[in-house]
Context: one part of a larger RNA
RNA sequence: CAAUGUUGAAGGAACUCGGCAAAUUGCAUCCGUAACUUAGGGAUAAGGAUGGUCUUAUUUUGGGCAACCAUUUUAAGAUGGCACAGAAUAGAGAGAAGCGACUGUUUAUCAAAAACAUAGGACUCUGCUAACAUGAAAGUGGAUGUAUAGGGUCUGACGCCUGCCCGGUGCUGGAAGGUUAAUAGGAGAGGUUAAUGCUUCGAAUUGAAGCCCCAGUAAACGGCGGCCGUAACACUGACGGUCCUAAGGUAGCGAAAUUCCUUGUCGGGUAAGUUCCGACCUGCACGAAUGGCGUAACGAUUUCUCUACUGUCUCCAACAUUGAUUCA
Numbered sequence: 001c002a003a004u005g006u007u008g009a010a011g012g013a014a015c016u017c018g019g020c021a022a023a024u025u026g027c028a029u030c031c032g033u034a035a036c037u038u039a040g041g042g043a044u045a046a047g048g049a050u051g052g053u054c055u056u057a058u059u060u061u062g063g064g065c066a067a068c069c070a071u072u073u074u075a076a077g078a079u080g081g082c083a084c085a086g087a088a089u090a091g092a093g094a095g096a097a098g099c100g101a102c103u104g105u106u107u108a109u110c111a112a113a114a115a116c117a118u119a120g121g122a123c124u125c126u127g128c129u130a131a132c133a134u135g136a137a138a139g140u141g142g143a144u145g146u147a148u149a150g151g152g153u154c155u156g157a158c159g160c161c162u163g164c165c166c167g168g169u170g171c172u173g174g175a176a177g178g179u180u181a182a183u184a185g186g187a188g189a190g191g192u193u194a195a196u197g198c199u200u201c202g203a204a205u206u207g208a209a210g211c212c213c214c215a216g217u218a219a220a221c222g223g224c225g226g227c228c229g230u231a232a233c234a235c236u237g238a239c240g241g242u243c244c245u246a247a248g249g250u251a252g253c254g255a256a257a258u259u260c261c262u263u264g265u266c267g268g269g270u271a272a273g274u275u276c277c278g279a280c281c282u283g284c285a286c287g288a289a290u291g292g293c294g295u296a297a298c299g300a301u302u303u304c305u306c307u308a309c310u311g312u313c314u315c316c317a318a319c320a321u322u323g324a325u326u327c328a
Stems, first nucleotide, its partner, number of pairs: 001323008010314002014312001019309001027051005036041001038157001052079006061070003080084001092307007099299002104116002120155007132141003158294004163224003168221002170217005177212003184205001188201005225243005252286001253283001264280005
């Protein structure tokens, strides 16, 4: 000097990105227990009291023929210590918000999460030799199942809900017309020949799906405006005009895991708060199953605050053990 431990005056988070680490709490019995809530929970909530040993009485269960032995409850009293759940083992707690309902799963070896999954919801395909998957095929899985079944996609408990747009791209349906391959057709033309012939090219016409076309469909992929004026001060603009569109963003939420300007403005908390909470709305660039907004319970999740607690710190010190180092 380092590691691992133990202890510490006064203060008690002033440390720090951040209470990281450490400390506190810890068991049993009795008392007591809030908001909120899906009425189950929350809850060991929180917060208190008691605990050794002995005496007397009381009491449970088991064993034993019995004497009695072991075990258990309660009350009153007595008594020792600095200390009685005397060692070890052994929850710190509370308030507020984000995200995800939950238990679960994951980057074997830097990420455990808000990511994945999930029950629930919806759409869609599939009538059985099913769809679908695998395999040149036979076959096999699906399934020794049969639409309350099976496959695919999206969403993600629960509660309240899920607006408008089918112009584009997809999908489904339609079949009149247009276009259209091989095929069918064979007007006509060429080569060769003395000729029959052989051979090459070939117009009209025929001709499926598809595409064009006509509809439907957004819990399919997706999309959801601009300018100007206007009300007895000013401001604002319910209202009007105009252009464009397939339709111009509804409910709800909103400086948000989304807000650039921005430490927006106001309020709360602090002596002091770029974070946090509550509002406002000027949403650069929220928004409804690419789900919207809430939500009890849950979380080795993220953020903020408080109590308790402490060597995290003011500010370091001592001790123990093991190393390193020095000397022999």
Model confidence (mean pLDDT): 87 of 100. Large-subunit ribosomal RNA, domain IV from Candidatus Mellornella promiscua, 328 nucleotides, folded computationally. It matches the Rfam family "Bacterial large subunit ribosomal RNA".